[in-house]
Context: one part of a larger RNA
Molecule: large-subunit ribosomal RNA, domain II
Organism: Candidatus Pacearchaeota archaeon
RNA sequence: GCCAGGGAGUUUACUUUUUGUGGCGAGGUUAAUAAAUGAAGCCGAAGCGUAAGCGAGUAUGAAAAUGCGUUAGUCACAAGGGUAAGACCUGAAGCCAGAUGAUCUAUUCCUGAGCAGGACGAAGUUUUUUGAAAGAGAAAUGGAGGUCCGAACCGGUGUUGUGUACAUGCACUUGGAUGAUUUGGGAAUAGGGGUGAAAAGCCACUCUAAUCUGGCGAUAGCUGGUUCCUGCUGAAAUAUGCCUUGGUAUAGUUCGGUAUAGUUUGUUUAUGGGGUAAAGUUACAGAUAAAAUUUGCAGAGUCUAACGGCUACGGAAUUUUUUCUAACUCAGAACCUGUAAACUGCGUAGUACCGGAAGCAGCGUUGGUAUGUAAGAUAUUAACACAAAACCCGAACAAGGGAGACUGGAGUUAAGGUCCCAAAAUGUUUACUAAGUGUAACGAAGAGAGUUUUUAUUCUGAGACAGUGAGGAUGUAGGUCUAGAAGCCGCCAUCAUUUAAAGAAAGCGUAACAGCUCACCCAUUGAGAAUAGAAGCCUCGAAAAUGGACGGGGCUCAAGUAAACUACCGAUACUUCAGAUACAUCCAGUUGGAUGUCAUGGUAAGCAGGCGUAUUAGUUGCGUCGAAGGUUUUUCGUGAGAAAGGCUGGAGCGACUAGUAAUGAUAAUCCUGGU
Numbered sequence: 001g002c003c004a005g006g007g008a009g010u011u012u013a014c015u016u017u018u019u020g021u022g023g024c025g026a027g028g029u030u031a032a033u034a035a036a037u038g039a040a041g042c043c044g045a046a047g048c049g050u051a052a053g054c055g056a057g058u059a060u061g062a063a064a065a066u067g068c069g070u071u072a073g074u075c076a077c078a079a080g081g082g083u084a085a086g087a088c089c090u091g092a093a094g095c096c097a098g099a100u101g102a103u104c105u106a107u108u109c110c111u112g113a114g115c116a117g118g119a120c121g122a123a124g125u126u127u128u129u130u131g132a133a134a135g136a137g138a139a140a141u142g143g144a145g146g147u148c149c150g151a152a153c154c155g156g157u158g159u160u161g162u163g164u165a166c167a168u169g170c171a172c173u174u175g176g177a178u179g180a181u182u183u184g185g186g187a188a189u190a191g192g193g194g195u196g197a198a199a200a201g202c203c204a205c206u207c208u209a210a211u212c213u214g215g216c217g218a219u220a221g222c223u224g225g226u227u228c229c230u231g232c233u234g235a236a237a238u239a240u241g242c243c244u245u246g247g248u249a250u251a252g253u254u255c256g257g258u259a260u261a262g263u264u265u266g267u268u269u270a271u272g273g274g275g276u277a278a279a280g281u282u283a284c285a286g287a288u289a290a291a292a293u294u295u296g297c298a299g300a301g302u303c304u305a306a307c308g309g310c311u312a313c314g315g316a317a318u319u320u321u322u323u324c325u326a327a328c329u330c331a332g333a334a335c336c337u338g339u340a341a342a343c344u345g346c347g348u349a350g351u352a353c354c355g356g357a358a359g360c361a362g363c364g365u366u367g368g369u370a371u372g373u374a375a376g377a378u379a380u381u382a383a384c385a386c387a388a389a390a391c392c393c394g395a396a397c398a399a400g401g402g403a404g405a406c407u408g409g410a411g412u413u414a415a416g417g418u419c420c421c422a423a424a425a426u427g428u429u430u431a432c433u434a435a436g437u438g439u440a441a442c443g444a445a446g447a448g449a450g451u452u453u454u455u456a457u458u459c460u461g462a463g464a465c466a467g468u469g470a471g472g473a474u475g476u477a478g479g480u481c482u483a484g485a486a487g488c489c490g491c492c493a494u495c496a497u498u499u500a501a502a503g504a505a506a507g508c509g510u511a512a513c514a515g516c517u518c519a520c521c522c523a524u525u526g527a528g529a530a531u532a533g534a535a536g537c538c539u540c541g542a543a544a545a546u547g548g549a550c551g552g553g554g555c556u557c558a559a560g561u562a563a564a565c566u567a568c569c570g571a572u573a574c575u576u577c578a579g580a581u582a583c584a585u586c587c588a589g590u591u592g593g594a595u596g597u598c599a600u601g602g603u604a605a606g607c608a609g610g611c612g613u614a615u616u617a618g619u620u621g622c623g624u625c626g627a628a629g630g631u632u633u634u635u636c637g638u639g640a641g642a643a644a645g646g647c648u649g650g651a652g653c654g655a656c657u658a659g660u661a662a663u664g665a666u667a668a669u670c671c672u673g674g675u
Stems, first nucleotide, its partner, number of pairs: 001675006011085003015082010027043003047054002057068004088225002091222001095215006106189009115179001117149003120145001124141007153176003158172002161170002191207001193203003228610006238251005253357008262346002266343009279329002285325003289321007297314001299313001300311004362386001364384008391402003406579007416569003419553003425566001427565006438555002446540003450537010467524003471520001473497003478492003503518001506517003580600002582597006611664001613661010629648008
C1' cells in the first nucleotide's frame, strides 16, 4: 500500500421552549412505595406598581395620553432547539500529587589493578681545574619530568568520505599515553532536586525540569474525520458591537410552519428631492498670462543743499482680453429616488408571527473614485459572472462570448466557424497587401521616389521634364578695403551694353589670377512632367537566454486584409413527440383522472418521503421434495434496494402491523488482524 472487521449527534434531568398526537379541562397532575395509599408539592386560574397599595385594571401624569395587563390550561408520548453534565469522535504542549530510578552517565569516598619499547638527560654525587673562602668551569655518574617518539589502553581531528547497520556504524587520517592518567569491585548525592574544569551538559536510547501512576474523557474560539436513497427550496462571505479581527451576538440572507388578500419588478403620466458629468467665469471664492487707466503708495531707482519732486522697476484698485479649480458654481443633464394614478407583472408572490440554520476569510470582469511611476497592487462604489453552473466557442483556460442541464427521440439555430487534422463554401462580387505582413491579445516617437487611391497648384506639340551637344559674353579686375581682393575675406552699390541667352554671380577652387560647374539660352529628342498635401495596406525603428511554434500541417487573383451577399455546420439553447415528478385548480372521493405552469442546475443549510440492519410483541407463513450463507444469470424499481432461476450448502428462515435502537464507512498521518 491493499483486503477484512471495528470506528463518531448519544444518554440522563422533579431543567426550559416550540411543534404534533392523545387524555382531562377552570382545572390538570402525582413524588417517595411491591401494591393499596399518598391532596404534601408543581403548573394554571389576576394583574399593575420600587413600595404602601389598588384591582380588570394598575403605574406615571394637572390633563391629554402612554406603558404593562384584561385570550385555556395541564399531564403523557414523539420530534426540533436551548441549558447542566466528557455531550458528535480523535488529537496537545502543559499544571499538580504520590511513588520508582545513579547496573547508563556526572561528581565524591573506600578498596584493588593496568601503562611494550625507545629518546632527551634536571637536581644531587664523584673526580678534576680554579679560588683564602663562598663559589665557578669541565668530565663522569645519576635518573627528574602534568618532558618527547610510539604499542596496549583512553579518545574522536578531518574527509561535511561512505553508511542505517535491531538505533551514531565503517574506512582512511588523527590527539593523549607516569598523569588534573585509565580502569574493576563496593558505597554516597533524587526531580525545582542532584551532579556539573559550565555544554543549560548529564541523571538508564527520555532533560530549559527524569520516569511511572493518578487528578483525566484536563482544556483546545484550533486541525482532521463524521457511514443509505430520492424529492422540494436554497444562501452568505455585508452592517454594528465585543482585549474584537481565522471567534461570536444582533440585523441582513435562507429553510419549514401558521395567518392574511392583496402586492408592485417594469413602463408611462403628474408632482417633489439631488448638484455629479459636461460646462461656465461682471454669478461668488481662489488662482492665471498680457495690456490699459488711476494712484507716489510699503519698497527700489533718480534729481535735489534741504523740503520735496519725478519714474518705462515694483505695489494697490478698476477695466479689457487670456487660461483654470476635489475642498468655486449663475445655470445644469443622463441617472438615482419619495408620493399618487393607470397599464403590466406576480399572486407557489408580498407582509406579519413562531421555530430551524448557514454565514460574517470571498474572488473576477466592465464602468466610476482614491492612493500609487506602476502592478496578476490596495481600498471603495454599481452591475454582472464565478463561488454554488454543467453544455457549445475561445488550441489548452473558475469568472471572456453563446446558453441556465427533469428523462428519452427528432428537427432548427446562437456564439463561433466551413483547405486537411475536424462537422460545414477550395462559395460569389470588388479592391488592397509581396512583407509569409498576416492567418495571433502584443508596440511608440520618428523615418521610407515600397505601392494603391485621392486633392490642389504649375509647366507642356508655340515642344514640357530628364538626357546629350554648344554657349554662359562685354563696359569690368564695378567702387571701396587690402600686401593681394580680378563674380566668389569683408563693406557699399547691384547699373548698362551685345544678345538666342548669360547674376557686377548660387557653389567648388587660387596667395591673387587661372580653372570646373550652376542660374539662363539655343539645338537635338518627342509626351507627359513637377511641386505640395490627404487616405489605405506595407517596410524600418524592433534586444534574452536548449531548437520552436498562426493549435499544427500548410496558405499568396489566399486558406491574408477591407467591404458586401448567399448557403451550410454548430449547444443539454429554441421547436416538437412521448414520459416522470412538484405545485395549483377542477372532478372523483383511501388508491386516482383531467387541465395549467417563461415549475424541476445547485455548495453551506433547512424541510419532506422512503430503503436496509439487529431485536421485542401480535398476526400469519416457508423449510431435508432442502432454510440461512456463498456464487452466478435474468427481471422490476428514479434510487436506497427487491424478486425469481441455476450451481453450492446442509438446518433453520421470513412476510405484515406496532414498537425499540450500541442501525448503514473509500477516507480521521484512524484502531486491530491478515497479506